Source information:
This is a predicted structure of a 581-nucleotide part of an RNA (large-subunit ribosomal RNA, domain V) from Cyanophora paradoxa. The coordinates come from a structure-prediction model, not an experiment, and the mean pLDDT is 81. NCBI's taxonomy places the organism under Eukaryota, Glaucocystophyceae, Cyanophorales, Cyanophoraceae, Cyanophora. The gene name in the source record is rnl. The RNAcentral record of the full RNA draws on ENA.
Context: one part of a larger RNA
RNA sequence: UCAGCAGCUAGACGGAAAGACCCCAUACACCUUUACUACACUCAUUUAUUGAUUAAAAAUUUUUUAUGUGUAGAGUAGGUAGGAGCUUAUAAUACCUUAACGUAAGUUAAUUGUUGAAGCAGAAAUGAAACACUACCCUAAAAAUAUUUUUAAUCUAAUAUAAUUUUUUAUAGACAAUAUAUGAUUGGUAGUUUCACUGGGGCGGUGGCCUCCUAAACAGUAACGGAGGCGCGCAAAGGUAAACUCAAAUAAGUUGGAAAUUUAUUUUAGAGCGUAAUGGUAUAUGUUUGCCUGACGGUGAGGCGUACAUGCCGAACCGAGAUAAUUAAUUUUAUCGGCCAUAGUGAUCCGGUGAUACUUUGUGGAAAGAUCAUCGCUCAACGGAUAAAAGGUACGUUGGGGAUAACAGGCUAAUGACCCUCAAGAGCUCUUAUCGACGGGGUUGUUUGGCACCUCGAUGUCGGCUCAUCACAUCCAGGAGCUGAAAAAGGUUCCAAUGGUUGCCCUGUUCGGGCAUUAAAGUGGUACGUGAGCUGGGUUUAGAACGUCGUGAGACAGUUUGGUCCCUAUCUACUGUUGAU
Numbered sequence: 001u002c003a004g005c006a007g008c009u010a011g012a013c014g015g016a017a018a019g020a021c022c023c024c025a026u027a028c029a030c031c032u033u034u035a036c037u038a039c040a041c042u043c044a045u046u047u048a049u050u051g052a053u054u055a056a057a058a059a060u061u062u063u064u065u066a067u068g069u070g071u072a073g074a075g076u077a078g079g080u081a082g083g084a085g086c087u088u089a090u091a092a093u094a095c096c097u098u099a100a101c102g103u104a105a106g107u108u109a110a111u112u113g114u115u116g117a118a119g120c121a122g123a124a125a126u127g128a129a130a131c132a133c134u135a136c137c138c139u140a141a142a143a144a145u146a147u148u149u150u151u152a153a154u155c156u157a158a159u160a161u162a163a164u165u166u167u168u169u170a171u172a173g174a175c176a177a178u179a180u181a182u183g184a185u186u187g188g189u190a191g192u193u194u195c196a197c198u199g200g201g202g203c204g205g206u207g208g209c210c211u212c213c214u215a216a217a218c219a220g221u222a223a224c225g226g227a228g229g230c231g232c233g234c235a236a237a238g239g240u241a242a243a244c245u246c247a248a249a250u251a252a253g254u255u256g257g258a259a260a261u262u263u264a265u266u267u268u269a270g271a272g273c274g275u276a277a278u279g280g281u282a283u284a285u286g287u288u289u290g291c292c293u294g295a296c297g298g299u300g301a302g303g304c305g306u307a308c309a310u311g312c313c314g315a316a317c318c319g320a321g322a323u324a325a326u327u328a329a330u331u332u333u334a335u336c337g338g339c340c341a342u343a344g345u346g347a348u349c350c351g352g353u354g355a356u357a358c359u360u361u362g363u364g365g366a367a368a369g370a371u372c373a374u375c376g377c378u379c380a381a382c383g384g385a386u387a388a389a390a391g392g393u394a395c396g397u398u399g400g401g402g403a404u405a406a407c408a409g410g411c412u413a414a415u416g417a418c419c420c421u422c423a424a425g426a427g428c429u430c431u432u433a434u435c436g437a438c439g440g441g442g443u444u445g446u447u448u449g450g451c452a453c454c455u456c457g458a459u460g461u462c463g464g465c466u467c468a469u470c471a472c473a474u475c476c477a478g479g480a481g482c483u484g485a486a487a488a489a490g491g492u493u494c495c496a497a498u499g500g501u502u503g504c505c506c507u508g509u510u511c512g513g514g515c516a517u518u519a520a521a522g523u524g525g526u527a528c529g530u531g532a533g534c535u536g537g538g539u540u541u542a543g544a545a546c547g548u549c550g551u552g553a554g555a556c557a558g559u560u561u562g563g564u565c566c567c568u569a570u571c572u573a574c575u576g577u578u579g580a581u
Base pairs, nucleotide, nucleotide: 001580002579003578004577005576006575007574010572011571012570014567015566022401023400024399025398027397028396029393030392031391032390035192036191037190038189039188042184043183044182045181047179048178049177051155052154053153054152055151056150057149058148059147060146062144063143064142065141068138069104078137079136080135081134082133085120086119087118094114095113097110098109099108100107101106159172160171161170162169163168195207196206197205204224208230209229210228211227212226213225231382232274233339234338238292239291240290241289242288243287244286246270248266249265250264251263252262272281273280275344277342278341279340296319297318298317299316302313303312304311308383321336322335323334324333325332350376351375352374353373354372355371356370358369359368408455409453410451411450412449414448416444417443418442419441420440421439425435426434462537463535464534465533467529468526469525470524471523472522475500476499477498478495479494480493481492482491483490502516503515504514505513506512543561544560545559546558547556548555549554
């Protein structure tokens, strides 16, 4: 060096299982509920199967009786029509009595009695003339009758229940039951929904529009970058014409003061312009006054902007006007289609209203549609999925992702650790024996982080056991310098990694605390060394419980108890051994 055999398990990000954690999917399932929408059950009512009778109440029909007051006027004139007569010895009229209506005046009716021949209209007054007489109707009311409804009760023949051998009997009874229609209730059942961005996800925040910066001198330009506003207002804060000039400071001046009104000077704006900011603006876009309504109807060349759809500017023409100037002239000319500009907003569908008179299903109309105008959305997740929608899953499932978290590695080094420097000060005096503020500069990759680069078709996670190996920023044993080193014992710094660096109690613990020793009981790296070497106490499935939270399903870096750790070694590495050269 090669080969074999026997071992060992450090590596082959070893084998096994398209990761169960985490995220994603306009995936699934099951569970919950005051998510949404349905359905079953239940309850109530209508109608049918469903009949008889009585009582009370209510409503309605019919008949009879009966009510009606403006002023004027004998007077309590309901309305309309007809109408010249009507009632009366079969007792008119008047009186006494009684009853009803009425606030009163009075009206109507009845009976016993008395009286015994007339009474009421027609003529004047009144808008309207006789309840003299007849017919119909209105209004308020009474009585009777009939029907219906409701409530209560009774009945038996539908129907139901029970018993019986048939037949029937008993009980219930027009209830129940069934069907129909409507309403209420309803996780009992079902179908579904439960947004996105995001230096992982969740919690928080945000989502449309306007202004500035970032923005790199056209325009445009991102971030959970830095600052703020809007979801309107105004009939004048609009149009036109004319006139005017603001703020502040200084000085002076009665009440008068820091500040009111007045004067002078300086001053390009330091003011104002409804409102945020930016730009603009004094020859006005600011302030004041007069007259007005262009805060118009119909078109619109051409542009800005732009993926699209929205959006923005706009001369000119026609019509009818406002203001001002001008003219012999309602002639002509200027400005005016809101506001100094940039925010003050919402597509389509569906539905409403007005206008137009375009279509009109054989014809004429209508309905309906169309065109123009306009109204109804914190559709604010603001290019708006539906008219209509919340949660749990540790019982979970699938498809994916190292596009994205937890372990480890990597990058970084804010944080941590260590070192150097400066030296105010402490050290009786004295910066540096020792300690060292405020600062400055490094090293390291052992802390906590940041990033999200390999790995989600799997890189097993804390601690312990076993076995280690390396660094030195050295705990002990060795050698030196300084000392605020007398000696001894120390302090501090330098050199040094050869060897060593304990046992037990508590806790799952690393750590920490305690007891007893020791020369000393070092600090770290090695996938926080080491689970194809062991363990499995903790964390981190499924069972169960407590506290707290939640309506609930359930949840909790809260607690408690219980809880399957697989692999026969092919290669490399290593150990032992045999053989060959």